A computed fold for a 114-nucleotide RNA from a soil metagenome, annotated as SAM riboswitch aptamer (S box leader). Of the family's consensus pairs, 97% are formed in the model. The coordinates come from a structure-prediction model, not an experiment, and the mean pLDDT is 77.
């Protein structure tokens, strides 16, 4: 680079001692010791293998798992960019335009196959 998935699910022990949650805002975790590393366990998302269903053959499903990998706060936390709907504020009035929320898409990152 290409493809697929991201609203589901799973913690306890030891070492260590300040910040960590990608990046920015925002909200959140942390000296009652987070993030990180280590050991044991979970969880089941992709692969790998086994059964079973189905099929003319591919494929699809479901289940099992003692393998690879990857995860075990918080919807990828939450947004950010766009199009859209509501309301609200302005305006005589509509267009246009704040602010808020919802909804789709996007982008950007994370996992896996290639």
């Nucleotide at each position: 680079c290409u493809c697929a998935u991201c609203c589901a699910g799973a913690g306890a022990g030891g070492c260590g001692g300040a910040g960590g949650g990608a990046a920015c805002g925002g909200c959140c975790c942390g000296c009652a010791g987070a993030u990180g590393c280590c050991u044991c366990g979970g969880c089941a998302a992709c692969c790998a293998g086994c059964a079973a269903c189905u099929c003319u053959u591919u494929u699809u499903u479901u289940g099992c798992c003692c393998g690879g990998u990857g995860c075990u706060a918080a919807c990828u936390c939450c947004g950010a960019c766009a199009g859209u709907u509501a309301a609200c504020c302005a305006u005589u009035a509509a267009u246009c335009g704040u602010u808020u929320a919802g909804c789709u898409g996007a982008a950007a990152g994370a996992u896996g196959a290639g």